[in-house]
Context: one part of a larger RNA
RNA sequence: CUGCGUGUAAAGGGAGCGUAGACGGCCAGACAAGUCCCAACUGAAAGCCCAGGGCUCAACCCUGGCACUGCUUUUGAAACUGCCGGGCUGGAGUGCAGGAGAGGUAAGCGGAAUUCCUAGUGUAGCGGUGAAAUGCGUAGAUAUUAGGAGGAACACCAGUGGCGAAGGCGGCUUACUGGACUGUAACUGACGUUGAGGCUCGAAAGCGUGGGGAGCAAACAGGAUUAGAUACCCUGGUAGUCCACGCCGUAAACGAUGAAUAUUAGGUGUCGGUGAGCCAAGCUCAUCGGUGCCGCAGCCAACGCCAUAAAUAUUUCCCCUGGGGAGGACGUUUGCCAGAAUGAAAAUC
Numbered sequence: 001c002u003g004c005g006u007g008u009a010a011a012g013g014g015a016g017c018g019u020a021g022a023c024g025g026c027c028a029g030a031c032a033a034g035u036c037c038c039a040a041c042u043g044a045a046a047g048c049c050c051a052g053g054g055c056u057c058a059a060c061c062c063u064g065g066c067a068c069u070g071c072u073u074u075u076g077a078a079a080c081u082g083c084c085g086g087g088c089u090g091g092a093g094u095g096c097a098g099g100a101g102a103g104g105u106a107a108g109c110g111g112a113a114u115u116c117c118u119a120g121u122g123u124a125g126c127g128g129u130g131a132a133a134u135g136c137g138u139a140g141a142u143a144u145u146a147g148g149a150g151g152a153a154c155a156c157c158a159g160u161g162g163c164g165a166a167g168g169c170g171g172c173u174u175a176c177u178g179g180a181c182u183g184u185a186a187c188u189g190a191c192g193u194u195g196a197g198g199c200u201c202g203a204a205a206g207c208g209u210g211g212g213g214a215g216c217a218a219a220c221a222g223g224a225u226u227a228g229a230u231a232c233c234c235u236g237g238u239a240g241u242c243c244a245c246g247c248c249g250u251a252a253a254c255g256a257u258g259a260a261u262a263u264u265a266g267g268u269g270u271c272g273g274u275g276a277g278c279c280a281a282g283c284u285c286a287u288c289g290g291u292g293c294c295g296c297a298g299c300c301a302a303c304g305c306c307a308u309a310a311a312u313a314u315u316u317c318c319c320c321u322g323g324g325g326a327g328g329a330c331g332u333u334u335g336c337c338a339g340a341a342u343g344a345a346a347a348u349c
Stems, first nucleotide, its partner, number of pairs: 005319001007303002012317001014201004021194003025088003029084001031082001033081002035077002039073002042070001049065006091191001092188003095184004103177007110154001115149007125136002162169002206247006215241002220236004258316006266294013298305002322349002331342004
């Protein structure tokens, strides 16, 4: 490089937007770059191959032919690709009419609970465990009643329910705002798909500055357990968890399954719609978009997947090539740090 692959064996980038590039709907027309065709020049000789001949044969040599798949010029063709202009509406988008949703950002509000503070009642225990102890409590705890403070999270509803590109999103209200879906068929007229680089987003932990700090809780301390116990259990407890701004850029970032389009038996749920019928208030049928389960064909090493494909095809990007060495070294980029990204080899089995 080719080929074969990428759910679980090595292998899908964490996700999106998008540049170059690659690929691209229907109709007729023009051109002729690619493409195909006629002819010509050239493609040295020798050699290879074929035929014939000369040395007694052969090697060797001689003669002739083929070939030289190419390049250039030229005559034409116009199906396909390309290019040019024209037209179309099915792809794509816009408009109009609707309803659904924890989609996002900001502000405000609410109740339950934990903790703490003050006051009342009240008295000797509370707490915790397998059992205990550390701990708290006569300076009045635990329990209980009233009032107050503060922070964080939002029980029930709640659902293989919904929304979002992914990460993710759940009390209520308001403001601003993104997307999807259904119906209609008014408008644009291929405006599309993918996407190396690039840019943006990106859980948790962590970092910087300033706040905040109720509960929980790495580290740490003590009590137990144990042969020991740097643990599991218990009592405490600091970073952190929360907010604002900035950084980090990684996860089993998982459906371990890249994106897009088309096609291919059925059955049964559910969410958001739409249409028709019945004559009702719901049931039946049809249909569009999501989300589950089962399953035929097909696929698969098997497990299993099966219209939400891992089936059948097409376009395009990332990635893989025995194990460990090693996601380590060197170098570079990036970061405040921690680190991240890129990423070999020797020797070895």
A computed fold for a 349-nucleotide part of an RNA from an uncultured bacterium, annotated as small-subunit ribosomal RNA, central domain. The RNAcentral record of the full RNA draws on ENA.